[in-house]
Molecule: small-subunit ribosomal RNA
Organism: metagenome
RNA sequence: AGAGUUUGAUCCUGGCUCAGGAUGAACGCUAGCGACAGGCCUAACACAUGCAAGUCGAGGGGCAGCAGGGAACUUCGGUUCCGCUGACGACCGGCGCACGGGUGCGUAACGCGUAUGCAACUUACCCUAUACAGGGGGAUAGCCCAGAGAAAUUUGGAUUAAUACCCCAUGGUAUCAUCAGGAGGCAUUUUCAGAUGAUUAAAGAUUUAUCGGUAUAGGAUGGGCAUGCGUAUGAUUAGCUAGUUGGAGAGGUAACGGCUCCCCAAGGCAACGAUCAUUAGGGGUUCUGAGAGGAAGAUCCCCCACACUGGUACUGAGACACGGACCAGACUCCUACGGGAGGCAGCAGUGAGGAAUAUUGGGCAAUGGAGGCAACUCUGACCCAGCCAUGUCGCGUGCAGGAAGACGGUCCUAUGGAUUGUAAACUGCUUUUAUACGGGAAUAAAUGCCCCAUGCGUGGGGAGUUGCAUGUACCGUAUGAAUAAGCACCGGCUAACUCCGUGCCAGCAGCCGCGGUAAUACGGAGGGUGCAAGCGUUAUCCGGAUUUAUUGGGUUUAAAGGGUGCGUAGGUGGGACUAUAAGUCAGUGGUGAAAGUUUGCGGCUCAACCGUAAAAUUGCCAUUGAAACUGUAGUUCUUGAGUUAGGUUGCGGUAGGCGGAAUGUGUAGUGUAGCGGUGAAAUGCAUAGAUAUAACACAGAACUCCGAUUGCGUAGGCAGCUUGCCAAGCCUAAACUGACACUGAUGCACGAAAGCGUGGGUAGCGAACAGGAUUAGAUACCCUGGUAGUCCACGCCGUAAACGAUGCUCACUCGCUGUUGGUUCUUCGGAAUCAGUGGCUAAGCGAAAGUGAUAAGUGAGCCACCUGGGGAGUACGUUGGCAACAAUGAAACUCAAAGGAAUUGACGGGGGCCCGCACAAGCGGAGGAACAUGUGGUUUAAUUCGAUGAUACGCGGGGAACCUUACCUGGGCUUAAAUGUAGACUGCAUAGAGUAGAGAUAUUCUUUUCUUCGGACUAUUUACAAGGUGCCGCAUGGUUGUCGUCAGCUCGUGCCGUGAGGUGUCGGGUUAAGUCCCAUAACGAGCGCAACCCCUACUGUUAGUUACCAUCAGGUUAAGCUGGGGACUCUAACGGAACUGCCGGUGCAAACCGCGAGGAAGGUGGGGAUGACGUCAAAUCAGCACGGCCCUUACGCCCAGGGCUACACACGUGUUACAAUGGCCAGUACAGCGGGCAGCUACACAGCAAUGUGAUGCUAAUCUCGAAAUCUGGUCUCAGUUCGGAUUGGGGUCUGCAACCCGACCCCAUGAAGUUGGAUUCGCUAGUAAUCGCGCAUCAGCCAUGGCGCGGUGAAUACGUUCCCGGGCCUUGUACACACCGCCCGUCAAACCAUGGAAGCCGGGGGUACCUGAAGGCUGUUACCGCAAGGGACGGACUAGGGUAAAUCUGGUAACUGGGGUUAAGUCGUAACAAGGUA
Repeated sequence: AGAGUUUGAUCCUGGCUCAGGAUGAACGCUAGCGACAGGCCUAACACAUGCAAGUCGAGGGGCAGCAGGGAACUUCGGUUCCGCUGACGACCGGCGCACGGGUGCGUAACGCGUAUGCAACUUACCCUAUACAGGGGGAUAGCCCAGAGAAAUUUGGAUUAAUACCCCAUGGUAUCAUCAGGAGGCAUUUUCAGAUGAUUAAAGAUUUAUCGGUAUAGGAUGGGCAUGCGUAUGAUUAGCUAGUUGGAGAGGUAACGGCUCCCCAAGGCAACGAUCAUUAGGGGUUCUGAGAGGAAGAUCCCCCACACUGGUACUGAGACACGGACCAGACUCCUACGGGAGGCAGCAGUGAGGAAUAUUGGGCAAUGGAGGCAACUCUGACCCAGCCAUGUCGCGUGCAGGAAGACGGUCCUAUGGAUUGUAAACUGCUUUUAUACGGGAAUAAAUGCCCCAUGCGUGGGGAGUUGCAUGUACCGUAUGAAUAAGCACCGGCUAACUCCGUGCCAGCAGCCGCGGUAAUACGGAGGGUGCAAGCGUUAUCCGGAUUUAUUGGGUUUAAAGGGUGCGUAGGUGGGACUAUAAGUCAGUGGUGAAAGUUUGCGGCUCAACCGUAAAAUUGCCAUUGAAACUGUAGUUCUUGAGUUAGGUUGCGGUAGGCGGAAUGUGUAGUGUAGCGGUGAAAUGCAUAGAUAUAACACAGAACUCCGAUUGCGUAGGCAGCUUGCCAAGCCUAAACUGACACUGAUGCACGAAAGCGUGGGUAGCGAACAGGAUUAGAUACCCUGGUAGUCCACGCCGUAAACGAUGCUCACUCGCUGUUGGUUCUUCGGAAUCAGUGGCUAAGCGAAAGUGAUAAGUGAGCCACCUGGGGAGUACGUUGGCAACAAUGAAACUCAAAGGAAUUGACGGGGGCCCGCACAAGCGGAGGAACAUGUGGUUUAAUUCGAUGAUACGCGGGGAACCUUACCUGGGCUUAAAUGUAGACUGCAUAGAGUAGAGAUAUUCUUUUCUUCGGACUAUUUACAAGGUGCCGCAUGGUUGUCGUCAGCUCGUGCCGUGAGGUGUCGGGUUAAGUCCCAUAACGAGCGCAACCCCUACUGUUAGUUACCAUCAGGUUAAGCUGGGGACUCUAACGGAACUGCCGGUGCAAACCGCGAGGAAGGUGGGGAUGACGUCAAAUCAGCACGGCCCUUACGCCCAGGGCUACACACGUGUUACAAUGGCCAGUACAGCGGGCAGCUACACAGCAAUGUGAUGCUAAUCUCGAAAUCUGGUCUCAGUUCGGAUUGGGGUCUGCAACCCGACCCCAUGAAGUUGGAUUCGCUAGUAAUCGCGCAUCAGCCAUGGCGCGGUGAAUACGUUCCCGGGCCUUGUACACACCGCCCGUCAAACCAUGGAAGCCGGGGGUACCUGAAGGCUGUUACCGCAAGGGACGGACUAGGGUAAAUCUGGUAACUGGGGUUAAGUCGUAACAAGGUA
């Protein structure tokens, strides 16, 4: 100090979350020791038991119990008596019990903190000073006697003491009153000295040392009261108050005071927050933070309050009293039922509550307290110990060497390696700790006693006494690595990675998010990381969060400027001078308790801890000074502001008057069949005469052109012309006032449209409504009508995207260019200036878009508003309103986002440009029939598997009868075997025959291998690798399809931008093309395009065999048949040729145009190969390879048979047809690519034929396989035919071990559907379509009509780019980015959650009124007691509590009900995002 998370990516806004520190903690796992601290945060809930406040015999009467002594008796145990002594229960008296200890209920307050004051007070014990203590009296407890009661307790009688009580005396420097005087003070008054009058004291004890007693004054300490300032939240609490505020008097108090009372006055508090409600003890301090702050108020210290709840007083120096009293109430206990007792928020402890918090311990040795002369007694204060890892600090669990890098574990690319890991073993060393034994402190100083000194306090010396903790800390010796490590985490944030298991399951998770078969995120393991006697989790606080912003934020679009003005309080305020000193600044003094914090030093072995000193304590008060600034008071000025004078401007307001056009209606005409309306229609109007046309009349509303980034107004808003009235701005002048100003909470006024009330008005338009259309529906969009309303007057409402989404005022800060109003100057062109209103732009600002003198720049003043999204501008409450509604305005719950601007894509029923057999123009098909083939479906034991929009479906398969074959049924096999490689070795293996069997196989017999001598084959053996067409193409390689042969896709450097990114690649042209040219913050380059390659079209050269044959010769029935030739065709190698090169035109160029020339070919000549970056998790694990998983007497292997060929059906692709451009018959011509030895086969013969039998050539330009359409002639004559050939019967041929399931072909016979095919749809732009045949691969054969090639014949059409489809570029919008097959809204249905209303029901709080009223003090009084004082008794007001009543505030609950939120796959639609299909 930051990080994660919104997006495809970016910047910003903004929330959520994390890393840190802390705790009186709790929980989980684990645990060796010590020191120091801490330990009911919940029920101020209830409490058994013990203890926590007594002491003094030197105040007193005394003597119950104990001890001692004495006496008597004695059963020798003891008993009785004597206050004689020590001591001392109970009693009288003194002091203490108001401290110490606990708790935090109450309290929002002078309670606390801080600073003052008391001229308005008090203070026992202590200190100082002065003075005094004389005399007397009557009681009473106890004890004793008698009684009541269960007890607690209590009654009567007799007697008695005091430092208990009372009376008299003494008295001033005491108190009070009055008088006159001096001095002081802010006033009341204080003080000094004087005079007079009045009033009040005392106690003794004794060991003779002393300790006490009384009065007064002073001090010290403690307390009381008053005041300034500070000290929670809520305005959805706005008014509160009758002793209330003040005064005079009186009472009361220690003292002031409405503290109380009588009287008088009517005040007092409050927006600077009264009252009310809720919450809460306050502070020193603690935690956190850089600080400012925020949070907390345990332990320790100070203050306050309380003591079962409420009230009350008594005693006392002090209490309205924790372990005192009285009363009332609740609760518990005892009881003989008549009555009584109690108060742990003291220390332990118990129950309960709770996540949770300890021992019914020891001691008064120390410190402190009470009493006492003292010894001493008491002290759950305190000092110690016990329990608890609750925290902080410290120590330890060993150290060194040790590589065969051991065994084991884990992992891997696995003959081996890596890691655990110098870790272990092993060797050496040490001994803190542990165990055993031994030694052994400090905390202790005293008091008291003895001696000495001393006037008194006291001091000195001496001998001794006292230790809970404790035989503890500590020290020494011995033994021996011996007794001692866990927890969390390892996807990112965040240090640390692999294997196995699991398979959106189980689970994890602080946020983002993991898990659907290869999970570093779940669980386990190995390894690692972090901390360590602890480690994690949970809870809470601060931080990070500048995310409430004083330091230190914002408000055009992210949340946020009030709709506008006027104006009150408040805040702020121009120039100069003088005074003052409130703010301000400086110095000084006081205070700011201690502890704590920080620093220095010191003590426990260190540290925590503790001691000591210093600093700090930022504050408050007082005082002295300064006078710049602010304030205050005064004087003055003119520039801010206003007034005045003169001009001027305007759709400014308001009240009248007037005008024409249009529309509608009415009247009487002209006129005839439609009008109107729409995408198209219909409803509607019209022969009772519409629409149209022209005339007249009437009505209401709005004002064409001018008209414009024009003008005016504070905003809303304002438009025909004109008049009256009202208001405003601007300019010019500078006569007047002299800061009169700015802003503005509350308040007041104005305030579009819609709406409301009353009364008018109503032409047009037009919610609602009706009808017609559209549609799946159409409560809409469109059409025809049409009521409120729109208009006027008066009165409400008070809201709008009331917007410039930009509050008002003032000042300052480059330019360019329009325009409105005024003024000045003018060379009439214009220029300057003031006030407005626009555009562009610099700097600056801004997240960017943008803004930019009309700021969103730079500053000043004031106001308003914001703090994640949803819930929600909702609920409740309140205010306003006739209502509608408006204003104010939450929470529970829920999400991790919501949002702004910009970027790149994609998309649009957005736009522009362009291309393609994309459409159009054509030709031929498919879709109808039969058959072939593939697929789906169905069936089946099996019908193996894959491919499934385009981009599956004559596809893998370029050959399913067996084999193939992966499927099914059945029969078998279970191995280092098959197979392969390498080595060794062998020749009883191979082969043939037989039997059983479906065969595999089993078994029997015979033979004893071949050889070109290299070897082959077989068996055995060694080493290595089993096998799987089982699963995952979403783990992969490779290959392939498609967009698409579309023209695109990128990079380097530079530049622009905060950045994603852009530029380049855009623009203007051009092209088939990102092809080229021009322009240009870009300049270049790469992959693509093109070219280079192959075939083809022309030609040259070379070479001619198996090809060719013009010339020459030979020769045949004929034939390149032969000699020969190298001319031609052809073959096959190398060249040439085409480049917009030439010409004309257009153009800057690139390029384009031309029925141009030339040329075999002309504008990439035609065809092929060639497929950029990428997309579709496209296809393929069954072609192959490969990772993981799975099977192993089977999911492997062998065999026979069956199946893949099934068949109500549906689809795709084809073949053949439906005929005359044809069928059939006869005759007849011309190819190219290719194939061929287990082959192609000439030729001959046989057969109707398939084919067979013979035979020859050819390992091929040599031999062979070989055309059809065409053409010529004939016939058929429009028909289910001489078309068509399916299907079926019969007979054959061939292949093959074998044609039943399930082959092809031939012959005879049979002769089905079909007469050109609905919606729709496919191919093709030239040697193309169409049509005709031929060849080849696979192959024994073939279901081939398929596929791949080859040649023959050989067309038609393209105006053009509006539309359909696909694509490219630019631009635009976007809420899409899985990218429109996107996103997304609302009702309904279902589940869950919180919440509002609600007839009611049940609590709680505070107050009011009335009734009743204990204890108590105050007060009154004649009768009783007493000499009196006084008491009793009876009254009075007050009061806790109780009761009644009507309201109020606040909770809980509730039938029913309202909306809200959440929830992978429900229903209905499609509202929004693109022009979202009606912006």